The RNA shown here (Bacterial RNase P class A) has 350 nucleotides and comes from Thermomonas carbonis. It is recorded under the gene name rnpB. The coordinates come from a structure-prediction model, not an experiment, and the mean pLDDT is 78.
[in-house]
RNA sequence: GGAGUCGGCCAGACAGUCGCGUCAUUGGAAACAAUGCCGAGGAAAGUCCGGGCUCCACAGGGCACGGUGCCAGGUAACGCCUGGGCGGCGCAAGCCGACGGAAAGUGCAACAGAAAGAUACCGCCUAUGUCGGAGCAAUCUGGCAGGUAAGGGUGAAAUGGUGCGGUAAGAGCGCACCGCGAGCCUGGCAACAGGCCGGUACGGCAAACCCCACCGGGAGCAAGGCCAAAUAGGGAGACGAUGCCGCGGCCCGCGGUGUCUCCGGGUAGGCUGCUUGAGCGUACGGGUGACCGUGCGCCUAGAGGAAUGACUGUCCUAGACAGAACCCGGCUUAUCGGCCGGCUCCGCCA
Numbered sequence: 001g002g003a004g005u006c007g008g009c010c011a012g013a014c015a016g017u018c019g020c021g022u023c024a025u026u027g028g029a030a031a032c033a034a035u036g037c038c039g040a041g042g043a044a045a046g047u048c049c050g051g052g053c054u055c056c057a058c059a060g061g062g063c064a065c066g067g068u069g070c071c072a073g074g075u076a077a078c079g080c081c082u083g084g085g086c087g088g089c090g091c092a093a094g095c096c097g098a099c100g101g102a103a104a105g106u107g108c109a110a111c112a113g114a115a116a117g118a119u120a121c122c123g124c125c126u127a128u129g130u131c132g133g134a135g136c137a138a139u140c141u142g143g144c145a146g147g148u149a150a151g152g153g154u155g156a157a158a159u160g161g162u163g164c165g166g167u168a169a170g171a172g173c174g175c176a177c178c179g180c181g182a183g184c185c186u187g188g189c190a191a192c193a194g195g196c197c198g199g200u201a202c203g204g205c206a207a208a209c210c211c212c213a214c215c216g217g218g219a220g221c222a223a224g225g226c227c228a229a230a231u232a233g234g235g236a237g238a239c240g241a242u243g244c245c246g247c248g249g250c251c252c253g254c255g256g257u258g259u260c261u262c263c264g265g266g267u268a269g270g271c272u273g274c275u276u277g278a279g280c281g282u283a284c285g286g287g288u289g290a291c292c293g294u295g296c297g298c299c300u301a302g303a304g305g306a307a308u309g310a311c312u313g314u315c316c317u318a319g320a321c322a323g324a325a326c327c328c329g330g331c332u333u334a335u336c337g338g339c340c341g342g343c344u345c346c347g348c349c350a
Stems, first nucleotide, its partner, number of pairs: 001346010012315007020039002023036005041321001045332002048330005053220004060252004065216005070084005085099001086097004100211002105209002107205002121152002123148003129144006160178006179200001180198002183196005224272004234263006243257005279298008
C1' cells in the first nucleotide's frame, strides 16, 4: 500500500420564521391564550419464536396433537445468545450445520445389472471325484460334479480400501497401514479425544414412518373493567338432576343449576386498560464469555380516523430502507453512506 474478516457507533447538521400533539403551571365562566419539558426506528417491517398482562377459572391428571434435538452455561423464557466438541467451506482470520437413535420394527432406492437385506452373466481353478479323446511318456484337451468372488461388465452404491504373502485358483485366509468398534483403560462435569485390544456386524436414507429425551391448557388489548343510555322483563321449539352447561379434541376429575336453537326489537356513546419498565446511562467488582452483583444518576411518544410539517440561508458524508397504536427479549428480511477498533493474508521498503 492492497485484499478480506469480525465488532461498536451515527442516521443529514447548524441558524431563523411560521405551524402540530400530550403533559405541567398561570389567566379565563368557558372556548381558549401564554410559558416550559418532551415528541417514531435500526430495523418501528414480517407476525416467525418466547414471555409479561387480561379473561375462561377454583385449576388438576392422562391420552392424542404440536415443538425442539451434540455438550455445558446465560436468561423471565425461547427454536435466542455465549463457550466448547464434531463435521463441512476457506491459505488464514473466520463462516455454516435440519448435530439423539439404523443391533426395536416397518418402508424406500426408477432404469441398468446375474444379483440391491443379497448373487454368479463373462470369467478363474481342476488340488479332490468321475466319464471320454490324443500321446511311448511327461502332458494336453472336452464334459459332468465341485471350488471361487481377487479380474471384467452394470450402477449413485456390489460382503470395507491399498499393498505384500499365501492358495489349485481365490478370499481378512494371514500381515502392514487406513477405515470400523455393541469391548477395556486414561484425560475431561460432558459432548468427545488418545491408547490398547479385536479380523472387525448385512451397506445407505429417519429434511421417510417410527423409537428416545425434554418442553407445551385455550383465546387474545377488537383481551378485559367501569359508567351512561335505549328497547319488547317479546314470541316459538327441544332437553331437563339417572339430565344439561363450562374447562380447544377425548377420558377421568372439578365447578354451576338450568341450558341450547330459531324469529323479532334496541344500543354501538364515554372513561379506563395506556406507559416507571425482566427500563436506560455510568463507575467498580466477578466471569474466557454471554451475563451477574453493588453504588450513583435519569424519566426520554401515549395518538384516538390517528400528532413532529413547510419555507429561507449555510455546510457536507449529497441523505437509502422506511412511521409507534398494550409492552418487552430475540430471529429474519430491506437498506444510501460515514466514523472507530481488533484480527488474517499478499506485495514493497528499511